[in-house]
């Protein structure tokens, strides 16, 4: 250049219009001599960018950025 995929809390994914969970990880407690495992409660994402549809969008459209495939 042309095609298609991905882009959510620290990580790793999930949600496919109706005000965002979930694993680990993280903080404080409990258990324990201590530690880990195991149990509780708790903070953390406004959802790559900007726009458009829409009463309402993480979820539809268009651009743009980054990464991957594919093909010329």
């Nucleotide at each position: 250049c042309g095609g298609g995929g991905a882009c959510u809390g620290g990580u790793u994914c999930a949600g496919c219009g109706g005000u965002a969970g979930a694993a680990c990880g993280c903080a404080c407690g409990g258990u324990u001599c201590g530690g880990g495992a195991c149990c509780g409660u708790g903070a953390g994402a406004u959802g790559g960018u900007g726009g458009g549809u829409u009463c309402g969008a993480c979820u539809c459209c268009c651009a743009c950025g980054u990464c991957c495939c594919c093909g010329a």
The prediction has a mean pLDDT of 84. Predicted 3D model of a 72-nucleotide RNA (transfer RNA) from a Pseudomonadota bacterium. Its Rfam family is "tRNA". From the family's description: Transfer RNA (tRNA) molecules are approximately 80 nucleotides in length. The organism belongs to Pseudomonadota, within Bacteria.